[in-house]
Source information
The RNA shown here (Fluoride riboswitch aptamer (crcB RNA motif)) has 64 nucleotides and comes from a Thermoleophilia bacterium. It was read from a public genome assembly, where an Rfam model found it. The prediction has a mean pLDDT of 78. The organism belongs to Thermoleophilia, within Bacteria.
RNA sequence: GGCAGCACGCGUGAUGGAGUCCACGCUCAACCGCGCCGGUGGCGCUGAUGACUCCUACUCAUCC
Numbered sequence: 001g002g003c004a005g006c007a008c009g010c011g012u013g014a015u016g017g018a019g020u021c022c023a024c025g026c027u028c029a030a031c032c033g034c035g036c037c038g039g040u041g042g043c044g045c046u047g048a049u050g051a052c053u054c055c056u057a058c059u060c061a062u063c064c
Stems, first nucleotide, its partner, number of pairs: 009026005016055006033045005
């Protein structure tokens, strides 16, 4: 210096934050949504979660 493994750690999981759990990755990584069409472009759609709970933002309805 290189390769592999383990531990610790860190990072990631289509739009913000926190807790818990799960999954994945080890930097040329994990990750970077879906549908349709004449397709490297055009048009349309859902969701602030990977999941659960809460907060914030946004939207709708009702009441004061």